[in-house]
RNA sequence: GGCGGUCUGGUCGCGGCCCGGAAGGGCCGAGGAAAGUCCGGGCUCCACAGGGCGAGGGUGCCAGCUAACGGCUGGGCGCGUAAGGCGACGGCAAGUGCAACAGAGAGCAGACCGCGCCGGCCGGCCUCAGGGCCCCCGGCGUAAGGGUGAAAGGGUGCGGUAAGAGCGCACCAGUGUCCCUGGCAACAGGGGCAGCUAGGUAAACCCCACCCGGAGCAAGGUCCGAUAGGGAGAGAGAGCCUGCCCGGCUCGCCAGCAUCUCCAGGCGACCGCUAGAGGCGCGCGGCGACGCGCGUCCCAGAUAGAUGACCAGAGGCCCCGCACGGGGUCACAGAACCCGGCUUACAAGCC
RNA sequence: GCCGGAGUAGCUCAGCUGGUAGAGCAGCUGAUUUGUAAUCAGCUGGUCGGGGGUUCGAUUCCCUUCUCCGGCU
Numbered sequence: 001g002g003c004g005g006u007c008u009g010g011u012c013g014c015g016g017c018c019c020g021g022a023a024g025g026g027c028c029g030a031g032g033a034a035a036g037u038c039c040g041g042g043c044u045c046c047a048c049a050g051g052g053c054g055a056g057g058g059u060g061c062c063a064g065c066u067a068a069c070g071g072c073u074g075g076g077c078g079c080g081u082a083a084g085g086c087g088a089c090g091g092c093a094a095g096u097g098c099a100a101c102a103g104a105g106a107g108c109a110g111a112c113c114g115c116g117c118c119g120g121c122c123g124g125c126c127u128c129a130g131g132g133c134c135c136c137c138g139g140c141g142u143a144a145g146g147g148u149g150a151a152a153g154g155g156u157g158c159g160g161u162a163a164g165a166g167c168g169c170a171c172c173a174g175u176g177u178c179c180c181u182g183g184c185a186a187c188a189g190g191g192g193c194a195g196c197u198a199g200g201u202a203a204a205c206c207c208c209a210c211c212c213g214g215a216g217c218a219a220g221g222u223c224c225g226a227u228a229g230g231g232a233g234a235g236a237g238a239g240c241c242u243g244c245c246c247g248g249c250u251c252g253c254c255a256g257c258a259u260c261u262c263c264a265g266g267c268g269a270c271c272g273c274u275a276g277a278g279g280c281g282c283g284c285g286g287c288g289a290c291g292c293g294c295g296u297c298c299c300a301g302a303u304a305g306a307u308g309a310c311c312a313g314a315g316g317c318c319c320c321g322c323a324c325g326g327g328g329u330c331a332c333a334g335a336a337c338c339c340g341g342c343u344u345a346c347a348a349g350c351c
Numbered sequence: 352g353c354c355g356g357a358g359u360a361g362c363u364c365a366g367c368u369g370g371u372a373g374a375g376c377a378g379c380u381g382a383u384u385u386g387u388a389a390u391c392a393g394c395u396g397g398u399c400g401g402g403g404g405u406u407c408g409a410u411u412c413c414c415u416u417c418u419c420c421g422g423c424u
Base pairs, nucleotide, nucleotide: 001351002350003349006314007313008312009311010310011309012308014029015028016027017026018025019024031332035343036342038341039340040339041338042337043216044215045214046213056212057211058210059209060208061075062074063073064072065071076089077087078086079085090207091206095205096204097201098200112146113145114142115141116140117139118138119137120136123134124133125132126131154172155171156170157169158168159167173197174196175194176193177192178191179190180189181188182187220271221270222269223268230263231262232261233260234259241256242255243254278297279296280295281294282293283292284291285290315330316329317328318327319326320325352423353422354421355420356419357418358417361376362375363374364373370407378394379393380392381391382390400416401415402414403413404412
């Protein structure tokens, strides 16, 4: 980093759909993350209804996949001995800004020590003398060495010089530019030229390229107070139908249907709402992400929010030293318009 | 469910064009007072919610996560 995410049966319940007049019966009922709401889309309303510019935000090597993406796949480059993994991976050689403390100097660099030259002169040493050297002071040159710092402006060597320095040269490293080769490209390899050596920071402003209208299912719509939907009661007479009790018949009882009456008042009921960029299997194309074709399956739709409890058995792991037998434990977490990702959480076991 | 905001001392808040984090109240000590309060002087007290990254350097910029608060038919 990945796989996997305990299983089976019974009883009693809960939510939804279907059959039925009802009673009752049948079927289905959480996840890999349903989570965070960090991205991208579908859908709905609003705005503009043509294009451009600006503001704001986002993304940032190249090619591809995709409905789209900041996702994924493949490749390049960098880091790493390597396997492998990781990378906000355009531009600071367009402009502007920033860098505390320390340090001489922190941005067209810089002289504290050092190195060197010149001048001065109290002093000291050497010398017969002229003069020379050391210490001290002042000026100038110098980026080799020391020291400060996260960072001090290519490296090594030779030449050169008063001392030094790409100041010059050779080699090496880097950069830019031109050409050739491979590659769609990023880029890689090779050659020539240029002393060009250009510091860091863009998750600083900014520049360049590309993308983005805003809000969100509590979107939005339908029905309404003489009503949607619900509850209670009545439901006459005759007749019919269904279910239940029953072995059957009779009797009996209960429930339901038109219609009528009454009740109550909510921020109510319904649509959106779940069949979809859908799952599984096979075949084909592609290195792959993925695409195409065929077959098959239907797999939650609640609205304060169901998906539970108990019992029995099995399984994984651990313990009682083994066997028998027994005990313990089995994570993270739970839908709420849907989908594609990312991120985060996750017990034992396995790779 | 959706959207937005805030976590800094015991409490309430500053600081967010990056450079060692402050104020008021509270606490402690001292002065003042017969004593207390008030007042004055001084002091203590910070994982800047946690983790990671960018940078020489992060409270500040970026990512992720946790907690709290507010709004929406």